[in-house]
Formats: sequence, structure tokens, C1' cells
RNA sequence: CUCCCCAUAGCUCAGCGGCAGAGCAGUGGACUUUUAAUCCAUUGACGCAGGUUCGAUUCCUGCUGGGGAGACCA
Repeated sequence: CUCCCCAUAGCUCAGCGGCAGAGCAGUGGACUUUUAAUCCAUUGACGCAGGUUCGAUUCCUGCUGGGGAGACCA
């Protein structure tokens, strides 16, 4: 320098054009002598900027960050 993949909640991951979900975690409550466990409720996210579209987390372009492969290395 070129190509490919990835970026969604505090963490690990689903979802891939039409209301954004799960597990763990946090918070409040129930239960319990207490803790743990269990149960109920609840908090919380689409990396950034454009484009296409009635509608974009999803498709396209650029950028940022991470990972991988290749080229160059006289």
C1' cells in the first nucleotide's frame, strides 16, 4: 500500500429493510434469622458522516477503531 472480516446494553452474543431482543450484570421489591439461591419488576445500546428508500442497525460510499491475509522491503 491492496484485499477480506468485524463494530448492537456495563460484558458476551442474537436480529440483517417495517415496535431492537436474550443471558449475565446493575437497581428496587418479595421470600429468608442473615447471606446465598429463587421469584417479580425495572434500568440500559445500533462507532461517525453522507447516500438510496415511504421507511435503514440492516443496502451503498467515505471516515474512525479492531482482527486477518497478501504485496513491497534494491
Molecule: transfer RNA
Organism: Ktedonobacter racemifer